Description: c-di-GMP-I riboswitch aptamer from a Gammaproteobacteria bacterium, 80 nucleotides, folded computationally. The coordinates come from a structure-prediction model, not an experiment, and the mean pLDDT is 85. It was read from a public genome assembly, where an Rfam model found it. NCBI's taxonomy places the organism under Bacteria, Pseudomonadati, Pseudomonadota, Gammaproteobacteria.
RNA sequence: GACUGAAAACGGCAAACCGAUCGUGAGGUCGGGACGCAAAGCUUCCGGUCUUCGAAUUCGAAGAUAGCGGGGUUGCCAGU
Numbered sequence: 001g002a003c004u005g006a007a008a009a010c011g012g013c014a015a016a017c018c019g020a021u022c023g024u025g026a027g028g029u030c031g032g033g034a035c036g037c038a039a040a041g042c043u044u045c046c047g048g049u050c051u052u053c054g055a056a057u058u059c060g061a062a063g064a065u066a067g068c069g070g071g072g073u074u075g076c077c078a079g080u
Base pairs, nucleotide, nucleotide: 002080003079004078005077012037013036017032018031019030020029021028022027035067041073042072043071045070046069047068048065049064050063051062052061053060054059
């Protein structure tokens, strides 16, 4: 450096739900809380899903979801 893996060790993140708050909304933020996660770190490039607008089912635009997949990128430990 590459590949494989979470058995061990140090740890990390935080679903649902509740409270506060922001947003037309999907949803976000903070606190509590843990369903789970070997990238559940980061990133909307591609697809999916969801919201809003356009007369709008197809279509288009804007937004959300990174814990829906794929891609890009960074990283701890162990083994080969």